[in-house]
Order: sequence, then C1' cells, then structure tokens
RNA sequence: GGGCUGGUAGAUCAGUUGGUAGAUCGUCACGUUGGCAUCGUGAAGGCCCCGGGUUCGAGUCCCGGCCGGUCCA
Repeated sequence: GGGCUGGUAGAUCAGUUGGUAGAUCGUCACGUUGGCAUCGUGAAGGCCCCGGGUUCGAGUCCCGGCCGGUCCA
C1' cells in the first nucleotide's frame, strides 16, 4: 500500500425488506429475609465512530475519513 471484517447502553452483542433502537450481565429503587445472597417487580442509561449524499424517512443504502482485528505484498 491492497483485500476482507468490525465500530450500537458501563460490558458483551442483536437489530429482518429503509419506517419511531433491543437482549443479557452490571447499576439503582422497591418487595422477599433477622441480615446477606438468591429470586420477583420496576427504573435510569445509547440520537448508533466522524463528515457528506440519496430518500417523505437511514443504525440499515452510497461516497470520503478515523480506529481495531485478520490476510496478502
């Protein structure tokens, strides 16, 4: 330098044919307990790596960048 692949919640990851972004763990509150753990219920937490484009509408499609992984040279 080139090919492929990934970047979405604190962490690990989903997200269909473009249509108002979810799961699990964690955190917090309440219930349960003599107390803790477990368990149950609920809540907070992300405008989706950055910039542009297409579209009525983009996490998703297109272009350019940045960062990580992997292969080739």
A computed fold for a 73-nucleotide RNA from a Candidatus Helarchaeota archaeon, annotated as transfer RNA. Its mean pLDDT, the model's own confidence on a scale to 100, is 80. Taxonomically the source falls in Candidatus Helarchaeota (Archaea, Promethearchaeati). Rfam family: tRNA. Gene Ontology term of the family: triplet codon-amino acid adaptor activity. Rfam's curators write: Transfer RNA (tRNA) molecules are approximately 80 nucleotides in length.